Annotation: Bacterial RNase P class A from a Chloroflexota bacterium, 376 nucleotides, folded computationally. It matches the Rfam family "Bacterial RNase P class A". Rfam classes the family as a ribozyme. The sequence is in RNAcentral, with records from ENA. Lineage of the source: Bacteria > Bacillati > Chloroflexota. Its mean pLDDT, the model's own confidence on a scale to 100, is 76. A source record names the gene rnpB. The model forms 97% of the base pairs in the Rfam consensus.

RNA sequence: CGAGGGGGACGGGCGGUCGCCGCUGUGUUUAGGCGCAGGGGAGGAAAGUCCGAGCACCUCAUGAAUCAGAGUGCCUGCUAACGGCAGGGCGGGGCGACCCGACAGAAAGUGCAACAGAAAAUAAACCGCCUUUCGUUUCGGCGAUCGGUAAGGAUGAAACGGUGCGGCAAGAGCGCACCGCUCGGAUGGCGACAUUCGGGGCAAGGUAAACCUCACUCGGUGCAAGACCAAAUAGGGAAGCUAUGACCGGAUUCGGGGAGCUUCCGGGUUGGUUGCUUGAGCCUGUAGGCAACUGCAGGCCUAGAUGGAUGACCGUCGCUGGUUUCGCUUUAUUGCGGAGUUAGUACAGGACUCGGCUUAUAGUCCGCCUCGCGGC
Numbered sequence: 001c002g003a004g005g006g007g008g009a010c011g012g013g014c015g016g017u018c019g020c021c022g023c024u025g026u027g028u029u030u031a032g033g034c035g036c037a038g039g040g041g042a043g044g045a046a047a048g049u050c051c052g053a054g055c056a057c058c059u060c061a062u063g064a065a066u067c068a069g070a071g072u073g074c075c076u077g078c079u080a081a082c083g084g085c086a087g088g089g090c091g092g093g094g095c096g097a098c099c100c101g102a103c104a105g106a107a108a109g110u111g112c113a114a115c116a117g118a119a120a121a122u123a124a125a126c127c128g129c130c131u132u133u134c135g136u137u138u139c140g141g142c143g144a145u146c147g148g149u150a151a152g153g154a155u156g157a158a159a160c161g162g163u164g165c166g167g168c169a170a171g172a173g174c175g176c177a178c179c180g181c182u183c184g185g186a187u188g189g190c191g192a193c194a195u196u197c198g199g200g201g202c203a204a205g206g207u208a209a210a211c212c213u214c215a216c217u218c219g220g221u222g223c224a225a226g227a228c229c230a231a232a233u234a235g236g237g238a239a240g241c242u243a244u245g246a247c248c249g250g251a252u253u254c255g256g257g258g259a260g261c262u263u264c265c266g267g268g269u270u271g272g273u274u275g276c277u278u279g280a281g282c283c284u285g286u287a288g289g290c291a292a293c294u295g296c297a298g299g300c301c302u303a304g305a306u307g308g309a310u311g312a313c314c315g316u317c318g319c320u321g322g323u324u325u326c327g328c329u330u331u332a333u334u335g336c337g338g339a340g341u342u343a344g345u346a347c348a349g350g351a352c353u354c355g356g357c358u359u360a361u362a363g364u365c366c367g368c369c370u371c372g373c374g375g376c
Base pairs, nucleotide, nucleotide: 001372002371003370004369005368007366008365009364010363012317013316014315015314016313017312018311020041021040023038024037025036026035027034028033043347047358048357050356051355052354053353054352055222056221057220058219063254064253065252066251067250069218070217071216072215073214074088075087076086077085078084089103090101091100092099093098104213105212109211110210111207112206126153127152128149129148130147133144134143135142136141161179162178163177164176165175166174180202181200182199183198184197185196186195187194188193226274227273228272229271236265237264238263239262240261241260247256281300282299283298284297285296286295287294288293318345319344320343321342322341323340324339325338326337327336328335
């Protein structure tokens, strides 16, 4: 210098004009309200609502067991918890930095596999190889036929262990060595797992984000939860179930419960307060830990709307791209810099609150690491 890998931070600044929503103080008004002053007012994802929690309700009681359903699926830690995070193991990809993995079970059962191919799961003889018998021969073979054979060819994503030696008529785990597989042990490690020793001649192809099996976890509804005040009203009509027990978790049983319940039609009300923002909070320092994270000390208060505020316009500066021109430079509109002009300046916005994940994002900045080339 070029090409990459992986983290972190920011994501417009200033001024003016006109506005919006709360809060505090103050003046005024009988009151509603109005005026003045001060101060506050979206994000890294506020988003998707995919997980995990807090909180609230679910007839007095949300209890127990089983089933169904849903989810998770290597190990150890972290955490309030998690399907999250950190560190590690194994497998795969990359020269590498590094990246990806629902990463249990296919020797319980069921299902599925286009095309090609002889054969696709009880393996299978198309070519080839070898043997028997017969025929033929120019004595090399050739043809037919009964069998053997999975070493070779051919098909396929995949062909029933791989390589080598022996063996055989030709072959074959038929025998042996190594590798793989599998069973059992030893050693190291908290563990996933790794290394190693011995036995077995090899069975058991793939697919489980196909059904399924195993292990573990899980009640439902969400702040439109819920509480209070006020207002309104006729607790209306129809059908069904019900003391042979309605009703109550998705179902059943036990248990609870003791007279109403479910659906539809029609009517009334639909205002206010609260929940509501101080919280597993944020920042700085320090100690422990590889890290996630945790302890301690100090400091800080940081939106609370409810048809839903946080905005619009102008000026100027910044940033990025195009273009014109000037200066230096280059073989070269090659590179750098100045000036003018023009276009762009993202994704997107709270609605009970936290911890995560995922997705979107113009552009800018800062470390770290890898590979290649060149120079000293």